Model confidence (mean pLDDT): 78 of 100. Predicted 3D model of a 162-nucleotide RNA (Lysine riboswitch aptamer) from a chicken gut metagenome. The RNAcentral record of the sequence draws on MGnify.
RNA sequence: AGGUAGAGGUUGCGCCGAUCAUAAGUACGCUGUCGGAUGUGCCGGACACAGGAGAAGACAGUGAAAAGGGAAAGGCGCCGAAGGAUGGAAAUCCGGAAUUUCCCUCCUGGGCAUAUGGUGAAGAACCAUGUGACUGUCAUCCGUCAGGAUGGAGGGCUACUU
Numbered sequence: 001a002g003g004u005a006g007a008g009g010u011u012g013c014g015c016c017g018a019u020c021a022u023a024a025g026u027a028c029g030c031u032g033u034c035g036g037a038u039g040u041g042c043c044g045g046a047c048a049c050a051g052g053a054g055a056a057g058a059c060a061g062u063g064a065a066a067a068g069g070g071a072a073a074g075g076c077g078c079c080g081a082a083g084g085a086u087g088g089a090a091a092u093c094c095g096g097a098a099u100u101u102c103c104c105u106c107c108u109g110g111g112c113a114u115a116u117g118g119u120g121a122a123g124a125a126c127c128a129u130g131u132g133a134c135u136g137u138c139a140u141c142c143g144u145c146a147g148g149a150u151g152g153a154g155g156g157c158u159a160c161u162u
Base pairs, nucleotide, nucleotide: 001162002161003160004159005158006157009079012078013077014076015075016074019071020070028063029062030061031060032059033058034057038050039049040048041047042096043095044094045093046092082108083107084106085105087103088102089101090100091099109135110134112132113131114130115129116128117127118126119125137152138151139150140149141148142147
């Protein structure tokens, strides 16, 4: 240096998941009254479509969701498991934004709590950064051999093997 196997655990990581709550008495449909020219396709333009056979909007009545996000018995694959950031490509055309998927590069040992910011309907949940203690691991030092201190990073660590 290569190959094989393996460990970390307050819920290790990801995926699927019957069902449940939330979303929401919201969107939307229908009816009535009013309204009186715009509305829809993310934003602007193009273009397309709906509209005086009445647009948007308001009120009343009535019917009434879904997606995304969350929880979840159980199942599956795993230990760079996986997550995130910049950039690139695609999703009517041009410019811009967001989301999703894929790719390159980079960052993060792990989960937890907390502060701030972001995503979000949300006080849920997630993500980023900081801080805190905890935990696994290696190195150095100390040790009463229980352990402790400091430092490092997964491109690491342990075992076997060539």